A computed fold for an 87-nucleotide RNA from Flavonifractor sp. An100, annotated as c-di-GMP-I riboswitch aptamer.

């Protein structure tokens, strides 16, 4: 330096929910807050899930259904970068 494996250390992240703000949601962002996580660091290719404004079809005005350009990296697969150590 590479792979691989994670027992110790120094730290890192920050789920449910709560409070504020955006969004038609879904979901984001801040603060709190910790269930976890050795990539719970980054990327939406790939395959899966969410949501349905607009559209579109019915329904005739109760609303049903389709359908992502939106979302989700803490769902898998992938790519890209990375702490310390140990065989």
């Nucleotide at each position: 330096u590479a792979u691989c494996u994670g027992a110790a250390a120094c730290g890192g992240c920050a789920a449910a929910c709560c409070g504020g703000c955006g969004g038609a949601a879904a979901c984001g962002c801040c603060g709190g807050g910790a269930c976890g996580c050795a990539a719970a660091g980054c990327c939406a290719g790939g395959g899966g899930g969410c949501u349905a404004a607009a559209g579109c079809g019915a329904a005739u005005g109760c609303u049903c259904g389709c359908c992502a350009u939106g979302c989700c990296a803490g769902c898998c697969c992938g790519g890209c970068c990375g702490c310390c150590a140990g065989u």
The RNAcentral record of the sequence draws on Rfam. Its mean pLDDT, the model's own confidence on a scale to 100, is 89.